[in-house]
RNA sequence: GAGUCGGCCAGGCAGCCGCUGGGGUAACACCUGGAGGAAAGUCCGGGCUCCAUUGGGCAGGGUGCCAGGUAACGCCUGGGAGGCGCGAGCCUACGGAAAGUGCCACAGAAAACAUACCGCCGGCCGGCAACGGCCGGUAAGGGUGAAAAGGUGCGGUAAGAGCGCACCGCGCAGGUGGUAACACUCUGCGGCACGGCAAACCCCACCCGGAGCAAGACCGAAUAGGGGAGCGCCAAGUGUGCCCACACGAGCUCCCGGGUAGGUCGCUACAGCUGCGCGGCGACGCGCAGCGCAGAUGAAUGGCUGCUCUCGACAGAACCCGGCUUAUCGGCCGACUC
RNA sequence: GCCGGAGUAGCUCAGCUGGUAGAGCAGCUGAUUUGUAAUCAGCUGGUCGGGGGUUCGAUUCCCUUCUCCGGCU
Numbered sequence: 001g002a003g004u005c006g007g008c009c010a011g012g013c014a015g016c017c018g019c020u021g022g023g024g025u026a027a028c029a030c031c032u033g034g035a036g037g038a039a040a041g042u043c044c045g046g047g048c049u050c051c052a053u054u055g056g057g058c059a060g061g062g063u064g065c066c067a068g069g070u071a072a073c074g075c076c077u078g079g080g081a082g083g084c085g086c087g088a089g090c091c092u093a094c095g096g097a098a099a100g101u102g103c104c105a106c107a108g109a110a111a112a113c114a115u116a117c118c119g120c121c122g123g124c125c126g127g128c129a130a131c132g133g134c135c136g137g138u139a140a141g142g143g144u145g146a147a148a149a150g151g152u153g154c155g156g157u158a159a160g161a162g163c164g165c166a167c168c169g170c171g172c173a174g175g176u177g178g179u180a181a182c183a184c185u186c187u188g189c190g191g192c193a194c195g196g197c198a199a200a201c202c203c204c205a206c207c208c209g210g211a212g213c214a215a216g217a218c219c220g221a222a223u224a225g226g227g228g229a230g231c232g233c234c235a236a237g238u239g240u241g242c243c244c245a246c247a248c249g250a251g252c253u254c255c256c257g258g259g260u261a262g263g264u265c266g267c268u269a270c271a272g273c274u275g276c277g278c279g280g281c282g283a284c285g286c287g288c289a290g291c292g293c294a295g296a297u298g299a300a301u302g303g304c305u306g307c308u309c310u311c312g313a314c315a316g317a318a319c320c321c322g323g324c325u326u327a328u329c330g331g332c333c334g335a336c337u338c
Numbered sequence: 339g340c341c342g343g344a345g346u347a348g349c350u351c352a353g354c355u356g357g358u359a360g361a362g363c364a365g366c367u368g369a370u371u372u373g374u375a376a377u378c379a380g381c382u383g384g385u386c387g388g389g390g391g392u393u394c395g396a397u398u399c400c401c402u403u404c405u406c407c408g409g410c411u
Base pairs, nucleotide, nucleotide: 001338002337003336004335005334006333007332008331009330011308012307013306014305015304016303017302019034020033021032022031023030036314040325041324043323044322045321046320047319048212049211050210051209054245055244056243057242058241060208061207062206063205064204065079066078067077068076069075080094081092082091083090084089095203096202100201101200102197103196104195117142118141119138120137121136122135123134124133125132126131150168151167152166153165154164155163169192170190171189172188173187174186175184176183177182216265217264218263219262226256227255228254229253230252231251237248238247239246272291273290274289275288276287277286278285279284309312339410340409341408342407343406344405345404348363349362350361351360357394365381366380367379368378369377387403388402389401390400391399
């Protein structure tokens, strides 16, 4: 100098005037809390609430190397394999194509039970010859295409060819190491056992009930009629994709009032934050100590002034968490590579 | 706030078991007419909202993002 990885900050201070939650007061005064790393997109997962949180099957959806972490995940950590980079490092929807079906346009002989356009070679016929025709062999070479049925060399042959051999590659079986994915300077067998696409249908393994705080619960005028229990259980219908089981369900009797506007709760104290110690490579877990850090419902977090610096980006909660993705001025710290 | 749907020519829409994108109206040229309209023949016009991936090949399949529309108190 160039670069890789990880973490952090997101102008600061002071004064005055406001807004809003809580405490406090008879009422003031007064005290105190008040956006983010993404609060965003709503792409996943969970808590919570209701549907009867019901059983079985089908359909549908999702995930997809292995092991672990977690409340759970499509997230994270570690490892394997493949690819990129000189390197530090980075990326990967990475199960199955010898279960089955399907597709591979155009070109090309042939796009998958292989095949033969040019070429090469042999035989026969015609011809003085050059060469032409017919029959057969071949897949080394040319050509087409995104993709053409192992590669290189030697032998072999009429010309050729795993036809034979050596090496490399591939497959199968075993052995060894590893929890496993997988690996191997290991052993044996097989001339090779037949392309690509599963973000095509599908197969395999695992997971998933539906809706969402405008869920839902409670208090409560007028109007309209509803709810619960028991008997009953034939039918329609309902049970939040469909079917079956099962339950409810007409009607009768008895009892009770119900809940739109509005208000209250849900509503922020929990998979919480910080520090230390221990276990683990790590994600993370366990223990101890300390802290309380927005909670509105027309919806607050702002305005003015002064000083200062490196002149300030993307953007603002609305039930709550764990992730992912996307947006983001400038700067700082640590480790490492060339 | 929560849930769902759609972006293709100037406008309205097809095309979505992947093979190189069309129709109607509009525009332009010509014919017809004395001229115009109508009619007939022909032509022009597309980054398939943006970016990335799978594939030989993407409007179509997958991911992400932007814009617009609708429903729920």